Small-subunit ribosomal RNA, central domain from Firmicutes bacterium HGW-Firmicutes-11, 345 nucleotides, folded computationally. The sequence was found in a public genome assembly. Lineage of the source: Bacteria > Bacillati > Bacillota.
[in-house]
Context: one part of a larger RNA
RNA sequence: CUGGGCGUAAAGGGUGCGUAGGCGGCUGAUCAAGCCAGGGGUGAAAGGCUAUGGCUUAACCAUAGUAAGCCUUUGGAACUGGUCAGCUUGAGUGCAGGAGAGGAAAGCGGAAUUCCUAGUGUAGCGGUGAAAUGCGUAGAUAUUAGGAGGAACACCCGUGGCGAAGGCGGCUUUCUGGACUGUAACUGACGCUGAGGCACGAAAGCGUGGGGAGCAAACAGGAUUAGAUACCCUGGUAGUCCACGCUGUAAACGAUGAAUACUAGGUGUCGGGGGUCAAAGCCCGGUGCCGCAGCUAACGCAUUAAGUAUUCCGCCUGGGGAGUACGGUCGCAAGACUGAAACUC
Numbered sequence: 001c002u003g004g005g006c007g008u009a010a011a012g013g014g015u016g017c018g019u020a021g022g023c024g025g026c027u028g029a030u031c032a033a034g035c036c037a038g039g040g041g042u043g044a045a046a047g048g049c050u051a052u053g054g055c056u057u058a059a060c061c062a063u064a065g066u067a068a069g070c071c072u073u074u075g076g077a078a079c080u081g082g083u084c085a086g087c088u089u090g091a092g093u094g095c096a097g098g099a100g101a102g103g104a105a106a107g108c109g110g111a112a113u114u115c116c117u118a119g120u121g122u123a124g125c126g127g128u129g130a131a132a133u134g135c136g137u138a139g140a141u142a143u144u145a146g147g148a149g150g151a152a153c154a155c156c157c158g159u160g161g162c163g164a165a166g167g168c169g170g171c172u173u174u175c176u177g178g179a180c181u182g183u184a185a186c187u188g189a190c191g192c193u194g195a196g197g198c199a200c201g202a203a204a205g206c207g208u209g210g211g212g213a214g215c216a217a218a219c220a221g222g223a224u225u226a227g228a229u230a231c232c233c234u235g236g237u238a239g240u241c242c243a244c245g246c247u248g249u250a251a252a253c254g255a256u257g258a259a260u261a262c263u264a265g266g267u268g269u270c271g272g273g274g275g276u277c278a279a280a281g282c283c284c285g286g287u288g289c290c291g292c293a294g295c296u297a298a299c300g301c302a303u304u305a306a307g308u309a310u311u312c313c314g315c316c317u318g319g320g321g322a323g324u325a326c327g328g329u330c331g332c333a334a335g336a337c338u339g340a341a342a343c344u345c
């Protein structure tokens, strides 16, 4: 290479948009590049293949036939492809609707923690398995009133919703993206995938400037213990928050790439439609559970497939060495991406 694979054995890119490329609906006409058929040329000899023969056989040798490929020519037109014309079911637009923690900004609200001030009040509070460190007669804890400030939004809350993923939850306003249902007015294949590329991307971390209530790496002290650089306790700084910029990774998980079609059902739920006096059966789109055929090494999956097929992309090829070294690209750094070998079992 061929072949086989990627939920859990090695293997789906973190996610989207999209360039090149690959692939692509129905009908008619046409061309004949691919394709098919016939003819001609070439295809040296040896070698190869097939058949027959010769050395006792074989190796070896001889004879005959012959391939693909390339060039050329005459035809064919189903399929692929090119061109032209058309179609509406794929795709998109319009119109009418309702749903949503989808995104951005501004403003507002109440509960709670902490701190400050004042009142009441007196000896404890706090913490644990038990304690101690700690706080408190300079009046704490508790309680009442007022104030400050930051962060997060109880109940509602739901295998509920929205988003491509990361993710999104108090209320109001403004700006804004997408999906869904119904209709069938418009466009007429405009589609799918997507190497590179671009954009987004939790937490932690980094830069500059703010902010800092609670929590809390590091750190300090108290315990525990043989020790205790821990688990427990008292404190506590970065950080957590905001703005702008960087980083670009996660068990970024459904450990399951995207798209399309097909293949029993049952049951719950969310958003629409239809229907009804009101319901139910019914249709479309999501989200769960159970389950047939089928698949699977098994577990399990099963119209939200891991079934049956097609298209395109990514990835795997024994364990360790190693996601290391070297080189390159990116980054302020931390590091990220790309990514071996010797050796060894």
Base pairs, nucleotide, nucleotide: 004316005315006314007299008298012313014200015199016198017197021193022192023191025087026086027085028084029083030082031081033080034079035076036075037074038073039072040071041070042069048066049065050064051063052062053061054060090190091187092186093185094183095182096181097180102176103175104174105173106172107171108170109153114148115147116146117145118144119143120142124135125134161168162167205246206245207244208243209242210241214240215239219235220234221233222232257312258311259310260309261308262307265290266289267288268287269286270285271284272283273282294301295300318345319344320343327338328337329336330335